Overview: Predicted 3D model of a 74-nucleotide RNA (transfer RNA) from Candidatus Thermosaccharophagus yellowstonensis. Rfam family: tRNA. By type it is a transfer RNA. The RNAcentral record of the sequence draws on ENA. The source organism's lineage runs through Bacteria, Bacillati, Armatimonadota and Candidatus Thermosaccharophagus.

RNA sequence: AGGCCCGUAGCUCAGCCAGGGAGAGCGCGGGACUCCAAAUCCCGUGGUCGGGGGUUCAAAUCCUCCCGGGCCUG
Numbered sequence: 001a002g003g004c005c006c007g008u009a010g011c012u013c014a015g016c017c018a019g020g021g022a023g024a025g026c027g028c029g030g031g032a033c034u035c036c037a038a039a040u041c042c043c044g045u046g047g048u049c050g051g052g053g054g055u056u057c058a059a060a061u062c063c064u065c066c067c068g069g070g071c072c073u074g
Stems, first nucleotide, its partner, number of pairs: 001073007010026004020057001027045006050066005
């Protein structure tokens, strides 16, 4: 220098191919149960979708540039 993959909630990740309601588990807060706790159950809590720009009625998703991480080629 070039190629590929990854970046979404506090953490681990799905959703992206084929545009239209932002989600799961864990965690966290409250409650029930219990002599007390753990476990279990119920309710609640979650976001600049890495950043800018573009396309579109509409972008996590398509295009483009950049940033960060990983792997490979030279």
RNAcentral records the identical sequence in 2 taxa.